[in-house]
Predicted 3D model of a 522-nucleotide part of an RNA (small-subunit ribosomal RNA, 5' domain) from an uncultured rumen bacterium. Rfam family: Bacterial small subunit ribosomal RNA. Its mean pLDDT, the model's own confidence on a scale to 100, is 83.

Context: one part of a larger RNA
RNA sequence: GGAUGAACGCUGGCGGCGUGCUUAACACAUGCAAGUCGAACGAAGCUCCUAAGCGGAUCCCUUCGGGGUGAAGCGAGGGAUGACUGAGUGGCGGACGGGUGAGUAACGCGUGGGAAACCUGCCUCAUACAGGGGGAUAACAGCCGGAAACGGCUGCUAAUACCGCAUAAGCGCACGGGACCGCAUGGUCCAGUGUGAAAAGCUCCGACGGUAUGAGAUGGUCCCGCGUCUGAUUAGCCAGUUGGCGGGGUAACGGCCCACCAAAGCGACGAUCAGUAGCCGACCUGAGAGGGCGACCGGCCACAUUGGGACUGAGACACGGCCCAAACUCCUACGGGAGGCAGCAGUGGGGAAUAUUGCACAAUGGGCGAAAGCCUGAUGCAGCGACGCCGCGUGAGUGAUCGAAGUAUUUCGGUAUGUAAAGCUCUAUCAGCAGGGAAGAACAAUGACGGUACCUGACUAAGAAGCUCCGGCUAAAUACGUGCCAGCAGCCGCGGUAAUACGUAUGGAGCAAGCGUUAUCC
Numbered sequence: 001g002g003a004u005g006a007a008c009g010c011u012g013g014c015g016g017c018g019u020g021c022u023u024a025a026c027a028c029a030u031g032c033a034a035g036u037c038g039a040a041c042g043a044a045g046c047u048c049c050u051a052a053g054c055g056g057a058u059c060c061c062u063u064c065g066g067g068g069u070g071a072a073g074c075g076a077g078g079g080a081u082g083a084c085u086g087a088g089u090g091g092c093g094g095a096c097g098g099g100u101g102a103g104u105a106a107c108g109c110g111u112g113g114g115a116a117a118c119c120u121g122c123c124u125c126a127u128a129c130a131g132g133g134g135g136a137u138a139a140c141a142g143c144c145g146g147a148a149a150c151g152g153c154u155g156c157u158a159a160u161a162c163c164g165c166a167u168a169a170g171c172g173c174a175c176g177g178g179a180c181c182g183c184a185u186g187g188u189c190c191a192g193u194g195u196g197a198a199a200a201g202c203u204c205c206g207a208c209g210g211u212a213u214g215a216g217a218u219g220g221u222c223c224c225g226c227g228u229c230u231g232a233u234u235a236g237c238c239a240g241u242u243g244g245c246g247g248g249g250u251a252a253c254g255g256c257c258c259a260c261c262a263a264a265g266c267g268a269c270g271a272u273c274a275g276u277a278g279c280c281g282a283c284c285u286g287a288g289a290g291g292g293c294g295a296c297c298g299g300c301c302a303c304a305u306u307g308g309g310a311c312u313g314a315g316a317c318a319c320g321g322c323c324c325a326a327a328c329u330c331c332u333a334c335g336g337g338a339g340g341c342a343g344c345a346g347u348g349g350g351g352a353a354u355a356u357u358g359c360a361c362a363a364u365g366g367g368c369g370a371a372a373g374c375c376u377g378a379u380g381c382a383g384c385g386a387c388g389c390c391g392c393g394u395g396a397g398u399g400a401u402c403g404a405a406g407u408a409u410u411u412c413g414g415u416a417u418g419u420a421a422a423g424c425u426c427u428a429u430c431a432g433c434a435g436g437g438a439a440g441a442a443c444a445a446u447g448a449c450g451g452u453a454c455c456u457g458a459c460u461a462a463g464a465a466g467c468u469c470c471g472g473c474u475a476a477a478u479a480c481g482u483g484c485c486a487g488c489a490g491c492c493g494c495g496g497u498a499a500u501a502c503g504u505a506u507g508g509a510g511c512a513a514g515c516g517u518u519a520u521c522c
């Protein structure tokens, strides 16, 4: 000198774009952050039609006992409608998006390869198919238990829920054969024998779905070469350890796991141990080499109170799923239950220190749906903070033969502040007032932002300057006070009676809505 997610002191007009718990991966009140589909399904409610029955007004007859007529109203049952509603079965999505960096020195990450050792829902393409059956179960009703959370029994019912049967190839498994090829295990193709496994409907008739196989795309998984901090005041380490045969397991290779066998394997080219740390693109600095760093944004990884486990599923060993254990908090009728902000806001605490319990799904994107649409604290915006960068303003011109007043100084003549002020003539950026008023919408409708940006008009120099420094380095000096005191200080050093170095004043220098200080890096 440059830089910062900064903090502190003094000061503070406006706007744009960014950015904001670096500390306690400390604990969390409250609200929201993942739902959706009635074009998979049954039942219920709401609306309409029909209607058994109940009901008995009115009127008529009457031998006064009664008989007939049958309105309003209620309405079992049946049917229809859909712009409706929430619970349940079922499907898809809750593995994305969002957060954090505790752990991890590791194939975790980066880079380059390999998989002849692998998987891939939704999407695209191609081929073929969808025949015929069955038994349940929630909802619901009744009964029962419990303070609650919730649960039990009996009975009824549907499906794109579940289960057989049929059919099925170039699909799976087993067996043997031939051809071609390679990169070791091997791979591809051809025909054969035996054997095994599918499917679902809905419909507004347009569609939308279902099953099998193959290919693609996308996403993932595994392996390897190289690179990846410090310490030797850590020198030996390891027992599933190293390898083999066989098996289990997995989508798949593998001590991944297991039985047996052998005794290997790593290490001064630094094993092991200890400390520290998420890695990278980037970012800062530097002429570069290098050094430092890993906030925001993007890629990968890991984690979700702590530890462990599996289930479901194409995908998890799953932040707002389940089970167990532990700590903590809450409810309780004491028998038992509930919870997990390192999502967005917000609270307490810690700290030098870091924001609103805001608006909207209008845009972009995501989930579901045929769609309308619903959901979306992702996202788009707004609020707060000079935290940073950038831009603008705080006026411009003129104004002295008398350089006003004030202030400081003085050799008392003057000198400085100083064209500075006043005065005169202008202008209106920003702020304030009034009128108009978007683009962003693709797509008929639809704009949170927002009466915002922007445009126009009128109006007043009015409302808007500070901070640090002035001995040398280093641009900028005088007076007074103090008297090795009080104090200053980055280094050298100032201060003991005329201090350009302390304090104040005047003047000056520098930067400027900032200026200094502190911390850290180059």
Base pairs, nucleotide, nucleotide: 001522002521003520004519006518007517008516009515010514013392014391015390016389017388018387019385020384021350026348027347028346030345031344032343035092036091037090040089041088044085045084046082047080048079049078050077053074054073059068060067061066099303100302101301108228109227110226111225112224113223114222115221118220119219123216124215125214126213127212128211129210131165133163134162140155141154142153143152144151145150171196172195173194174193175192177190178189179188180187181186201208229275230274231273236266237265241263242262243261244260246258247257248256278300279299280298281297283292284291285290305326306325307324308323309322328339329338330337331336356382358381359380360379364378365376366375367374368373395426396425397424398423406417407416408415409414430463433457434456435455436454440449466511467510468509469508470507471492472491473490477506478505479504480503481502487494488493